[in-house]
Molecule: small-subunit ribosomal RNA
Organism: metagenome
RNA sequence: AGAGUUUGAUCCUGGCUCAGAUUGAACGCUGGCGGCAUGGCUAAAACAUGCAAGUCGAACGAUUAAAGCCCCUUCGGGGGUAUAUAAAGUGGCGAACGGGCGAGUAAUGCGUUCCUAACGUACCCUAGGGCCGGGGAUAGCUCAUCGAAAGGUGAAUUAAUACCCGAUAACCCCAGCGCACCGCAUGAUGUACUGGGCAAAAGCUUGCUACCCUUGGAUCGGGGAACGUGCUAUCAGGUUGUUGGUGAGGUAAAGGCUCACCAAGCCUAAGACGGCUAGCGGGUGUGAGAGCAUGACCCGCCGCAUCGGGACUGAGACACUGCCCGGACUCCUACGGGAGGCUGCAGUAACGAAUAUUCCGCAAUGCGCGAAAGCGUGACGGAGCAAUGCCGCGUGUGGGAUGAAGCCCCUCGGGGUGUAAACCACUGUCAGGGUUUAGAAACACAAUGAUCAGACCCAAAGGAAGGGCCGGCUAACUCUGUGCCAGCAGCCGCGGUAAUACAGAGGGCCCGAGCGUUAAUCGGAAUCACUGGGCUUAAAGCGUGCGUAGGCGGACCCGCAAGUACUUUGUGAAAUCCCACGGCUCAACCGUGGAACUGCUUGGUAGACUGCGGGUCUUGAGAUCGGUAGGGGCUGUCGGAACUCUAGGUGGAGCGGUGAAAUGCGUAGAUAUCUAGAGGAACGCCCAAGGCGAAGGCAGGCAGCUGGGCCGAAUCUGACGCUGAGGCACGAAAGCGUGGGUAGCGAACGGGAUUAGAUACCCCGGUAGUCCACGCCCUAAACGAUGUGCACUAGAUCGUGGAGGUUCUGACACCGUCACGGUCGAAGCAAAAGUGAUAAGUGCACCGCCUGGGGAGUACGGUCGCAAGACUAAAACUCAAAGGAAUUGACGGGGGCUCACACAAGCGGUGGAGCAUGUGGCUUAAUUCGAACCAACGCGAAGAACCUUAUCCUGGGUUUGACAUGUAUGGAUUAACCCCUAGAAACAGGGGCCACACCCUCGGGUGGAACAUACACAGGUGCUGCAUGGCUGUCGUCAGCUCGUGCUGUGAAGUGUCGGGUUAAGUCCCUUAACGAGCGAAACCCCUAUCGUUAGUUGCCAGCGAGUCAUGUCGGGGACUCUAGCGAGACUGCCGGUGUCAAACCGGAGGAAGGUGGGGAUGACGUCAAGUCCUCAUGGCCUUUAUGCCCAGGGCUGCACACGUGCUACAAUGGUGCGUACAGAGCGAAGCAAGACCGCAAGGUGGAGCAAAUCGCAAAAAGCGCGCCUCAGUUCGGAUCGUGGUCUGCAACUCGACCACGUGAAGCUGGAAUCGCUAGUAAUCGCGUAUCAGCUACGACGCGGUGAAUACGUUCCUGAGCCUUGUACACACCGCCCGUCAAGUCAUGGAAGCUGGUAGUACCCGAAGCCGCCUCGCCUCAGAGGUGUCGACGGUAAGAUCGGUGACUGGGACUAAGUCGUAACAAGGUA
Repeated sequence: AGAGUUUGAUCCUGGCUCAGAUUGAACGCUGGCGGCAUGGCUAAAACAUGCAAGUCGAACGAUUAAAGCCCCUUCGGGGGUAUAUAAAGUGGCGAACGGGCGAGUAAUGCGUUCCUAACGUACCCUAGGGCCGGGGAUAGCUCAUCGAAAGGUGAAUUAAUACCCGAUAACCCCAGCGCACCGCAUGAUGUACUGGGCAAAAGCUUGCUACCCUUGGAUCGGGGAACGUGCUAUCAGGUUGUUGGUGAGGUAAAGGCUCACCAAGCCUAAGACGGCUAGCGGGUGUGAGAGCAUGACCCGCCGCAUCGGGACUGAGACACUGCCCGGACUCCUACGGGAGGCUGCAGUAACGAAUAUUCCGCAAUGCGCGAAAGCGUGACGGAGCAAUGCCGCGUGUGGGAUGAAGCCCCUCGGGGUGUAAACCACUGUCAGGGUUUAGAAACACAAUGAUCAGACCCAAAGGAAGGGCCGGCUAACUCUGUGCCAGCAGCCGCGGUAAUACAGAGGGCCCGAGCGUUAAUCGGAAUCACUGGGCUUAAAGCGUGCGUAGGCGGACCCGCAAGUACUUUGUGAAAUCCCACGGCUCAACCGUGGAACUGCUUGGUAGACUGCGGGUCUUGAGAUCGGUAGGGGCUGUCGGAACUCUAGGUGGAGCGGUGAAAUGCGUAGAUAUCUAGAGGAACGCCCAAGGCGAAGGCAGGCAGCUGGGCCGAAUCUGACGCUGAGGCACGAAAGCGUGGGUAGCGAACGGGAUUAGAUACCCCGGUAGUCCACGCCCUAAACGAUGUGCACUAGAUCGUGGAGGUUCUGACACCGUCACGGUCGAAGCAAAAGUGAUAAGUGCACCGCCUGGGGAGUACGGUCGCAAGACUAAAACUCAAAGGAAUUGACGGGGGCUCACACAAGCGGUGGAGCAUGUGGCUUAAUUCGAACCAACGCGAAGAACCUUAUCCUGGGUUUGACAUGUAUGGAUUAACCCCUAGAAACAGGGGCCACACCCUCGGGUGGAACAUACACAGGUGCUGCAUGGCUGUCGUCAGCUCGUGCUGUGAAGUGUCGGGUUAAGUCCCUUAACGAGCGAAACCCCUAUCGUUAGUUGCCAGCGAGUCAUGUCGGGGACUCUAGCGAGACUGCCGGUGUCAAACCGGAGGAAGGUGGGGAUGACGUCAAGUCCUCAUGGCCUUUAUGCCCAGGGCUGCACACGUGCUACAAUGGUGCGUACAGAGCGAAGCAAGACCGCAAGGUGGAGCAAAUCGCAAAAAGCGCGCCUCAGUUCGGAUCGUGGUCUGCAACUCGACCACGUGAAGCUGGAAUCGCUAGUAAUCGCGUAUCAGCUACGACGCGGUGAAUACGUUCCUGAGCCUUGUACACACCGCCCGUCAAGUCAUGGAAGCUGGUAGUACCCGAAGCCGCCUCGCCUCAGAGGUGUCGACGGUAAGAUCGGUGACUGGGACUAAGUCGUAACAAGGUA
């Protein structure tokens, strides 16, 4: 110091979350020792038991058990004695301290600083003085008596430092009258005089203590003032002893403190009164600080003591362990009555997440009493319990392997745990055992330690390590299990079969006697912003003005000194924090000193600035005079156009309306047209980028009344100003009230359409309303989403209003100027968009407003309103986002440009028929599997009868296997081959036969192959194409896709690649903050079209020769064709035109070919989780006498049906018969097969020739010529079926092809819809090949023959490219998303009521008690009885206020896959 999280990415705004520190903590797991601290935060709820305040015999009387001593003794006992002792009493002091707690209390409190001239103070100190003489009682004790008890009554008697009287007495008190001096008013102090008043106690150890009066002090208190001291305005008015006065009472003392009378005040927006919450401070936690939070322990103050009230005593109390009364509760009781108060220390039970011993001691410190010894002390000193916190120590130290075992991982090579262990050597902290005594300890001597602690010795590595975490934030990674399950999670988020995120393990990281979790505070959060934020669009400027309080305020001079600055006085308790030093072995802890306590206060100085007082000024502001523009406002009046209506004329069938229609109007005469009249509303052109107004808003003309602005002059006043909480006024439209008015328009409503529906959009009607007057309402995207005022800070340009200068004058023009209205733009600002003298710049002044989204501008309360509603304005709950600007894409029923057989123009098809083939479906024991819009469906399959073929089905068989490699054992037996048996075969069983290489002593040994057995393993067309490689399809042969450097931008990104031309093309040119480059396009490659050249066999044959019925058949030839090598040729090269001096385009020439000549191969970055695990490869999973392997048979061919792709047709441009012509490219040895012969034919017999430019397949067909058919389901068409054959093959039943004869179906050109094709193309005709024994091929791939039509063009459909625009989409429109309804859960509002609390008011009752009065009683003090005011508790009543609950009801939030629609985002399909 920051980080994570909104997005595809970016910047910003903004919330949520994390890392830190802390705690009187609690919980989970774990736990060795010590020191120092801390420890009922909840029920101020209740308490058993013990203790927590006594002491003094040197104040007093009367007594006393036991023991000691002395004496007597009848040995039973008795008496005496004292600085002795016990219980109780009188008396004194104390008990008001100490200890506890925080209920109440928002000020009667606390804190700071002052005041008391308005006060008190026992014990203590100081100073002065005094202590004389008397008196009567009363406890105790004794007796009697009442009561269960507690306790009481009566009689008699007694003492005092108890009580009383008298005396004496002041510098004391009171009254009166002076003087001096001081002071902040009243007054204070000192002092003179006069009058009046007040005192005492003794005890003992004979010099000490006590006592009385007075003075001063010290200490501790009482009272008062100022300032500060939580939240709430959804609490705005409160108050009657209230505010003040006079008098009196009361008190230690001022005072309405109390009372009588008089006056009517007093407090309040600087928040009274009310409500809620809370003890306050020193401090503590955190923080850089300012702050924020807090008030345990320690210290100070206050308050309280079961709840409420009251006084007594006393120096002091309205008294924690005193008294009286009332209430609640508990206990005792003989029922009559009594007793009690742990918020003291322990402890109990209860509550709660949670908090200790019914311990020891007065040894220390302190307090009370006492002359003292001493006594008392749950204050205190200690110990115990608790890892509750802080601090310290230990659980060993050194050596020890290319590194044991185990465990984990692995690419199987190895790696990790890890010097870790074992093992060797050593040490001795703590705990343990023993011995001993410095210290806390010192009283005049002596004695005295509850508890803690120091030193020395002994033994033995022995007794002592865990917790959390390891996806990012955040240090730390692998395997296995699990499979959106179980679970995790602080936020983001993990988990749906390869999870570093769950669980376990190994390993690692961080801390360590602790570690984590939860809760809480501060921090980070500048996220309430004083330090230190914002408000155009993110949350946020009031709709606008006028103006009160308040805040702020021009120039100069003088004074004052409140603020301010410096200095100074006192204070700011101690502790704490900080610094230094010191003491415990260190530290924590503790001590001493210093600093600090940022504050308040006293005096002084200064006089700038602010303030205050006084004076002066004119520039701010206002006034005056002279001009000037204007839809500024109000009232009245007038006008024309249009419209509707009324009357009349003309006219005669429609009009109107829409995308198209219909409703509607019209023969009772509409629409149209003409004339006349009536009515209401609005004012065309001018009109604008214009004008005016504070805003809302304002528009025909004229008149009247009236507000404001601007310009000029510089005449007056002299700061009169700015802003403005409350307040007041104005305030579009709609709406409301009363009365009018109503032409047009037109919510609601009716009708017609549209539609799946259409409570809409469109159409026909139409009421309120719109208009006027008066009165309300008071809201708008009331917007510039930009508060008002003042000042300053580059320019350019346009408009409106005014005055001026230049020119002799005027117009025009130009120049500078003031005010207003716009545009562009520098700097600056801004997240950016943008803004930019009309600021969103730079400053000042004042006001308003904001603090995540939703809930919600809602509920409740209040105010206003006739109502509608407006203003003010929450919470529970819920989410991790919501949002702004900009970027790249994608998309649009947005736009522009362009292209493509995309449409159009054409030609031919499909869809109808029959058949073939593929698919779906159905069926089946099985109909194996895959492919699914284009881009699955004559696709994988370039050949399913068996095989193929897949465990698809049925059945049989086999288990190291059909195939590979290795190891071990066996051993020459085997395997192979032959034979036999059963069998459908596979296979099983039996028999026969038999090797090879090397060594060799010829006996044998060894070895590999093979075999057998066993083990590793093989095998799988089993799953996952969503784990993958490779390959492929598609967009698309579309023209795109990118990079380097530079530049622009905070950035994502942009630029380049845009723009203007051009192209088939991101092709090229020009321009240009870009310059270059790459992958694509093109070119290079192949085929083809022309020519040349080279070479001529198997090809060719012009000329020469030979030969044949004939044929390049032969000799020969290379001319030609051809073959196949090498070259040439085409490049917009040339000409003209257009074009930017360009690229290029158009036309032309030449040329076989012309602008890419035609065709092919070639497929950029990427998209579709596209296809394929069944080509192959491959991770993981599954299977292993089976999902492997072998075999037989069946199935993949099954058929009510549907679809795709084809073939053949429906005929005469045809069919058929005969004759006849012309290809190319291929293939051939397990082959092609000629001629010949046989068969109607398929084919057969036979075999010449040919491994091929030589021979063969091989007939090309359409075409051409001639004949027949004559429009007919036919001489069209050929399905189907029958019969007989041929061929292949082990075998044609399921299930082959072909031939012949017979049969002769549907079909007469095909609905909606849809496909292909732009030239050697479509159409049409045949030929070949692969696969293959054969073939279901009409398929696929090739080859040639014949050979068209049309394209105006780009509006539309489809797809694509570029630019641009909008976007709430980014899984990207098959997107996103809204509301009702239905379901579940949660919190909340209203509600008839029901119920509880709180604070008051009125009335009733009235305890104790103080005060007052009366009576009795009195020597006195008392006392008894009665009564009055006040008065707690209680009761009654009507309200207020805050909760709880409540049938029913309202909306809200949330919840993978419910219903209905489609509102919004694109022009979102009606912006």